[in-house]
Context: one part of a larger RNA
RNA sequence: CUGGGCGUAAAGCGCGUGUAGGUGGUUCUGUAAGUAGGGCGUGAAAGCUCCCGGCUCAACUGGGAGAGGCCGUUCUAAACUACAGAACUAGAGGAUGGUAGAGGGAGGUGGAAUUCCAGGUGUAGCGGUGGAAUGCGCAGAUAUCUGGAGGAACACCAGUGGCGAAGGCGGCCUCCUGGACCAUUCCCGACACUCAGACGCGAAAGCUAGGGUAGCAAACGGGAUUAGAGACCCCGGUAGUCCUAGCCCUAAACGAUGUAGACUAGGCGUCGGAAGUUUAAUCACUUUCGGUGUCCAAGCUAACGCGAUAAGUCUACCGCCUGGGGACUACGGCCGCAAGGUUAAAACUC
Numbered sequence: 001c002u003g004g005g006c007g008u009a010a011a012g013c014g015c016g017u018g019u020a021g022g023u024g025g026u027u028c029u030g031u032a033a034g035u036a037g038g039g040c041g042u043g044a045a046a047g048c049u050c051c052c053g054g055c056u057c058a059a060c061u062g063g064g065a066g067a068g069g070c071c072g073u074u075c076u077a078a079a080c081u082a083c084a085g086a087a088c089u090a091g092a093g094g095a096u097g098g099u100a101g102a103g104g105g106a107g108g109u110g111g112a113a114u115u116c117c118a119g120g121u122g123u124a125g126c127g128g129u130g131g132a133a134u135g136c137g138c139a140g141a142u143a144u145c146u147g148g149a150g151g152a153a154c155a156c157c158a159g160u161g162g163c164g165a166a167g168g169c170g171g172c173c174u175c176c177u178g179g180a181c182c183a184u185u186c187c188c189g190a191c192a193c194u195c196a197g198a199c200g201c202g203a204a205a206g207c208u209a210g211g212g213u214a215g216c217a218a219a220c221g222g223g224a225u226u227a228g229a230g231a232c233c234c235c236g237g238u239a240g241u242c243c244u245a246g247c248c249c250u251a252a253a254c255g256a257u258g259u260a261g262a263c264u265a266g267g268c269g270u271c272g273g274a275a276g277u278u279u280a281a282u283c284a285c286u287u288u289c290g291g292u293g294u295c296c297a298a299g300c301u302a303a304c305g306c307g308a309u310a311a312g313u314c315u316a317c318c319g320c321c322u323g324g325g326g327a328c329u330a331c332g333g334c335c336g337c338a339a340g341g342u343u344a345a346a347a348c349u350c
Base pairs, nucleotide, nucleotide: 004321005320006319007304008303012318014201015200016199017198021194022193023192025088026087027086028085029084030083031082033081034080035077036076037075038074039073040072041071048066049065050064051063052062053061054060091191093187094186095184096183097182098181099180103177104176105175106174107173108172109171110154115149116148117147118146119145120144121143125136126135162169163168206247207246208245209244210243211242215241216240220236221235222234223233258317259316260315261314262313263312266295267294268293269292270291271290272289273288274287275286276285277284299306300305323350324349325348332343333342334341335340
């Protein structure tokens, strides 16, 4: 060195773009680096195996022969890998014509509701709870009507529906913009896969500066409950939640399942396309491509379960695990305004 694993037992980086590296489709020709075979050289001594001997035997030891792996050189082979050249189209990409979508960014705009303000009507309660009280109200509340202000979120449609790499995305309209799918089989001709570092994105909370603040609401104040109540319940209420610019970089960032590709029975839904059958036209049916669900065959699995969207059978590459606690810690490094993040031990103990 050769091991076994990663849905739930320890273990898939939160997600992407991508460098080095690793790996790489079909055919032909050549080279001969890897590879394979032969020759020669080398392979010290000791050791190892065999034979013969010396100590009474053995261990030990003397002599002889041999083996093994590595290496060098030379000749040969050319299947595979590699390299060089030529070609191909099934991978990848492009073109053309269509399609669906809460994909992203910016601007505008609409209605319902809550709250507040002004006015009208109107009078003694309202509110809240298990029951109450704090609270609000004769300085006219609650209720109801009219008008106005402002902020935030978009009922129904709405769906194991859609889109996005993930985080995530939902009123309507306009502009800018990314990706996907289907059809044609027209172009290109391996241009590919994965990816240590690197770079970018990354819910919520939090931070900095400036704005905004209707509702909700950490902290805080009060009322209850209770042995106590730092809570659950109630009345208030500030950060925050919202916007702009910049940080932070974490999550049960989950499908607790890395990415890409190939292969392996079916049944039933649903979304987007295409072709055909049918029809006056829809509808419907059949086939097919791409997504998204569900139930199962074989197989797998410790079981649960997974089962063409695999946890089946294989290939390539990356990441990660190696008993529990100590420890998502200390120290050091790097990053951050801070909060902290990231990388990450040991003693000791069971």

Notes: The part of an RNA shown here (small-subunit ribosomal RNA, central domain) has 350 nucleotides and comes from an uncultured bacterium. Rfam family: Bacterial small subunit ribosomal RNA. Rfam links the family to the GO terms structural constituent of ribosome and ribosome.